The RNA shown here (c-di-GMP-I-GGC riboswitch aptamer) has 88 nucleotides and comes from a Candidatus Schekmanbacteria bacterium. Taxonomically the source falls in Candidatus Schekmaniibacteriota (Bacteria, Bacteria candidate phyla). Its mean pLDDT, the model's own confidence on a scale to 100, is 83.
RNA sequence: CGUGUAAAAGGCAAACCACCUGAAAAGUUGGGACGCAAAGCUACGGGCCUUCGUUGGUGCUGCCAACAUGGUCGCCGAGCCGCCGCGG
Numbered sequence: 001c002g003u004g005u006a007a008a009a010g011g012c013a014a015a016c017c018a019c020c021u022g023a024a025a026a027g028u029u030g031g032g033a034c035g036c037a038a039a040g041c042u043a044c045g046g047g048c049c050u051u052c053g054u055u056g057g058u059g060c061u062g063c064c065a066a067c068a069u070g071g072u073c074g075c076c077g078a079g080c081c082g083c084c085g086c087g088g
Base pairs, nucleotide, nucleotide: 001087002086003085004084011036012035016031017030018029020027021026034074040080041079042078044077045076046075047072048071049070051068053067054066055065056064057063058062
C1' cells in the first nucleotide's frame, strides 16, 4: 500500500422487554442477539423519519405542500481515526 475465505486477541449489538428523557421521530441505562471488518467518530451532501412551529392550499374533527425544527452514521456518499489475519 492492497485485501477480508477462515481463525484468533477481542469489539459492537437489530427486533423485542423494562426504566428514564422527549410533543414526536428518537435517545440513555440494563436485559437481549438479527446481524456487522469499521455496526468506530463527524449530520458535511443526498435519502428517510418527526411535527411543539410558520406560511399557503384544500373536498377543513382532517389532509397536502413549502419552510423551519429535531432525529437517523445499523440507508448511501464524503471526511477523520483504528484492531487482527493474509498478500506485496